The RNA shown here (transfer RNA) has 72 nucleotides and comes from a Candidatus Sungiibacteriota bacterium. It matches the Rfam family "tRNA". From the family's description: Transfer RNA (tRNA) molecules are approximately 80 nucleotides in length. It is annotated as a transfer RNA. Rfam links the family to the GO term triplet codon-amino acid adaptor activity.
[in-house]
RNA sequence: GCCCCCAUAGCUCAACGGACAGAGCGCAGGCCUCCGGAGCCUGAGAUAGGGGUUCAAGUCCUCUUGGGGGUA
Numbered sequence: 001g002c003c004c005c006c007a008u009a010g011c012u013c014a015a016c017g018g019a020c021a022g023a024g025c026g027c028a029g030g031c032c033u034c035c036g037g038a039g040c041c042u043g044a045g046a047u048a049g050g051g052g053u054u055c056a057a058g059u060c061c062u063c064u065u066g067g068g069g070g071u072a
Stems, first nucleotide, its partner, number of pairs: 001071007010025004018055001027043005048064005
């Protein structure tokens, strides 16, 4: 250089092109409790960036960026 794969919450992962993008752990608050780091309840928090297709895009196309693998 060329080819392939990946990018969703702080971390690990879900999500036929269609309902409010969910879960576990973590975090915050509350309840409980002698105290909670245990248990229960509630909450905040994400689609790498630009453009396109579509009535509708996390999902399809394209470019860029970052990561991984293959190849002379």
The RNAcentral record of the sequence draws on ENA. Taxonomically the source falls in Candidatus Sungiibacteriota (Bacteria, Bacteria candidate phyla).